The prediction has a mean pLDDT of 86. Small-subunit ribosomal RNA, central domain from an uncultured bacterium, 346 nucleotides, folded computationally.
Context: one part of a larger RNA
RNA sequence: UUGGGUUUAAAGGGAGCGUAGGUGGCCUGCUAAGUCAGUGGUGAAAUCUCUGGGCUUAACCCAGAAAUUGCCGUUGAUACUGGUGGGCUUGAGUGCAGAUGCCGUUGGCGGAAUAUGACAUGUAGUGGUGAAAUACAUAGAGAUGUCAUAGAACACCGAUUGCGAAGGCGGCUGACGAAACUGUAACUGACACUGAGGCUCGAAAGUGUGGGGAUCAAACAGGAUUAGAUACCCUGGUAGUCCACACUGUAAACGAUGAUUACUCGCUGCUGGGAGGUAACUUUCAGUGGCUGAGCGAAAGCGAUAAGUAAUCCACCUGGGGAGUACGCCGGCAACGGUGAAACUC
Numbered sequence: 001u002u003g004g005g006u007u008u009a010a011a012g013g014g015a016g017c018g019u020a021g022g023u024g025g026c027c028u029g030c031u032a033a034g035u036c037a038g039u040g041g042u043g044a045a046a047u048c049u050c051u052g053g054g055c056u057u058a059a060c061c062c063a064g065a066a067a068u069u070g071c072c073g074u075u076g077a078u079a080c081u082g083g084u085g086g087g088c089u090u091g092a093g094u095g096c097a098g099a100u101g102c103c104g105u106u107g108g109c110g111g112a113a114u115a116u117g118a119c120a121u122g123u124a125g126u127g128g129u130g131a132a133a134u135a136c137a138u139a140g141a142g143a144u145g146u147c148a149u150a151g152a153a154c155a156c157c158g159a160u161u162g163c164g165a166a167g168g169c170g171g172c173u174g175a176c177g178a179a180a181c182u183g184u185a186a187c188u189g190a191c192a193c194u195g196a197g198g199c200u201c202g203a204a205a206g207u208g209u210g211g212g213g214a215u216c217a218a219a220c221a222g223g224a225u226u227a228g229a230u231a232c233c234c235u236g237g238u239a240g241u242c243c244a245c246a247c248u249g250u251a252a253a254c255g256a257u258g259a260u261u262a263c264u265c266g267c268u269g270c271u272g273g274g275a276g277g278u279a280a281c282u283u284u285c286a287g288u289g290g291c292u293g294a295g296c297g298a299a300a301g302c303g304a305u306a307a308g309u310a311a312u313c314c315a316c317c318u319g320g321g322g323a324g325u326a327c328g329c330c331g332g333c334a335a336c337g338g339u340g341a342a343a344c345u346c
Stems, first nucleotide, its partner, number of pairs: 004317003007300002012314001014201004021194003025088007033081002035077008049065006091191001092188003095184004103177007110154001114150008125136002162169002206247006216240001220236004258313006266291011295302002319346003328339004
């Protein structure tokens, strides 16, 4: 490199937008770059192959042919690809109308619980465990009631539900913003798909500065357990958990399944629209679940939301360990991240 692969064996980038590039709908005119055909030139000789010949054969040598699959010119062909011009509407988008949702940002409001404080009632325990102890409590705890303050999270509804590109999103409500869907067919007329680099977003933990600090809780301390117990259990408890701004850029970032398009059985639920019907219900579009046929698959299984049948583009894999390590470079305040070997060994 060809070929083969990427749900689980090695392998889909965490996700989106998008540059270059690659690929690209229907009809038609021109062109003739690719493509195809004819022809001319060139493609040294030797070698190789074939035929014939010469040394007694062979190696070797001589002659001829073929080959040299290429390149350049020229004359044509025009189906396909490309270029260029014109047209189309089904791809794509816009408009108008409708309705949906835990979609995003930013305000306001609410109740339960927890903790703390004050006061009152009240007395000896409370708490915790397998059992205990540390701990709290006569300086009056725990319990009960009233009042106050604070921060964080939103029970039930809640689902096999919904929304979002992914991460993710759930009390109620205002404002602003966005997305996808359905209907219509008014408008544009291929404006499309993918996307190396690039840019943006990106759970948790972590970092910087300033706030906040109720709960929970790495570290830490104590009590237990134990042979020991730097743990599991218990009592405490600081970072953190929350907010603003700025970084970090990773996860079993998972559907372990890249994006887009077309085609290909049935059955049965749910969500959001449309059409028909008095209704039951029927039908259609988009989405979301379950079972299954063909087919696929090593099997498990997948099965119109494909892991089926095809096509375009990107990413990635090539025995285990060494190793996601070393070195170098890039990024970062740091932590560390990205890129990413080899010796050696089995």